[in-house]
Molecule: transfer RNA
Organism: Pseudomonadota bacterium
């Protein structure tokens, strides 16, 4: 300095234009002496900013992070 791929809860992953959802975490409450475990409820997210578009997590743009390839 050039080119790719990726960024979605706290963790790992799906959703690929139509109002995001799963596990495990977390709270909480039944049970238990107490905890655990189980069951019941509930909580948390699209990296920015802008364009497309009746509607963007998805398309497109620049920027930002992070890996990787050239040199």
């Nucleotide at each position: 300095a050039g080119g790719a791929a990726c960024g979605u809860a706290g963790u790992u992953c799906a959703a690929a234009g139509g109002u995001a959802g799963a596990a495990c975490u977390c709270c909480u409450g039944u049970c238990u002496c107490c905890a655990a475990a189980a069951c019941a409820g509930g909580g948390g997210a699209u990296g920015g900013u802008g364009g497309u578009c009746c509607g963007a997590u998805u398309c497109c743009a620049c920027c930002c992070g992070u890996u990787c390839c050239u040199g």